[in-house]
Molecule: transfer RNA
Organism: Candidatus Hodgkinia cicadicola
């Protein structure tokens, strides 16, 4: 340098055009002598970055940017 992928909460990932979610985790509570575990409830996103097409884009198209893989 060619080629394909992948880039979405603090991390591990869902999301096939119309509301951004899940589990882990954090925090409050409740349960308990206490911890833990269980159970309730909250927090947490400029969806990689820029453009296009579209009424509408986390998704389609390009171009860049980081990463993986793979040719040579």
């Nucleotide at each position: 340098g060619g080629a394909u992928g992948u880039g979405u909460a603090g991390c591990u990932c869902a999301g096939c055009g119309g509301c951004a979610g899940a589990g882990c985790g954090a925090c409050u509570g409740a349960c308990u002598u206490u911890u833990a575990a269980u159970c309730a409830g909250u927090c947490g996103g400029u969806c990689c970055a820029g453009g296009g097409a579209u009424c509408g884009a986390u998704a389609c198209c390009c171009u860049g940017c980081a990463c993986a893989u793979u040719c040579a």